A computed fold for a 326-nucleotide part of an RNA from a marine metagenome, annotated as large-subunit ribosomal RNA, domain IV. Rfam family: Bacterial large subunit ribosomal RNA. The coordinates come from a structure-prediction model, not an experiment, and the mean pLDDT is 86.

Context: one part of a larger RNA
RNA sequence: UUAUGUUGAAGGAACUCGGCAAAAUGACUCUGUAACUUCGGGAUAAGGAGGACCUUUUAUUAUUUUAAAUAUUAGGUGGCACGAAAUAGGGGGUGGCGACUGUUUAAUAAAAACACAGGACUCUGCUAAGUUGUAAAAUGAUGUAUAGGGUCUGACACCUGCCCGGUGCUGGAAGAUUAAAAGGAAAUGUUUUUGCAUUGAAUUUAAGUCCCAGUAAACGGCGGCCGUAACUCUGACGGUCCAAAGGUAGCGAAAUUCCUUGUCGGGUAAGUUCCGACCUGCAUGAAUGGUGUAACGACUUCCCCGCUGUCUCCAACAUAAACUCA
Repeated sequence: UUAUGUUGAAGGAACUCGGCAAAAUGACUCUGUAACUUCGGGAUAAGGAGGACCUUUUAUUAUUUUAAAUAUUAGGUGGCACGAAAUAGGGGGUGGCGACUGUUUAAUAAAAACACAGGACUCUGCUAAGUUGUAAAAUGAUGUAUAGGGUCUGACACCUGCCCGGUGCUGGAAGAUUAAAAGGAAAUGUUUUUGCAUUGAAUUUAAGUCCCAGUAAACGGCGGCCGUAACUCUGACGGUCCAAAGGUAGCGAAAUUCCUUGUCGGGUAAGUUCCGACCUGCAUGAAUGGUGUAACGACUUCCCCGCUGUCUCCAACAUAAACUCA
């Protein structure tokens, strides 16, 4: 000096990105327990108390009448310390995200990611759709629409607005267009001729596309400018342009806010974080789900109590190495 431990005056997070690490709590008995809540929980909430050994009182239980067990009364004894060693939750408050238990990057990520029960759309009538295979065949399924496949969302509560112009999907079939094929007017080459060969118009004609509808829990989208009320400000109101329709309910400086440490309030002596509001939403918004939400979380933000060598500021000790000698 390093590693692993033990102890520490006064202070007690001043350390630090951050209480990381350590300390503290701890089992049992008695007591007591809030908001909120899906009435199950929350909850070991929180908080408080007790304990060894000896003598003694009372009650109950059981009994083979011997030895007991449980609860309890009063007094005493020893130690620094009585759950005497070891093993054995720190707690509380407030936001975000995800309902939950689960799953995951074997060897840098365990999460807010995946899954999930629940919800919705869509395909499929059975030799089912779908999937594997060149095929035979297999699977789906020894199932039959309360079944099976695909996609999205993600408990529960309240809800899920407007747009079908574009892209997709479904349906329609009047017309337009269109392949091979059929057709064969006509023409050309050659030939003495019969002929042989070549080119080939009209016409007939599928799906598809054009066209016409429907469909957004399909992919997606959801506006400008100008004026206006008896101080001022604001603009319920009006005008105008464009669009398929102009963002509804909610939420909002947010895991989304650039300007920004926005402004106001709270907490601190002091707060770019945090909580509550405001709305000027650069660039929120409804199953690409919106907003809430008890319980849950080795998730994440902020605060408080306890606790401590994290720190002020380091020190001593033990063990093992390092180092010197052998």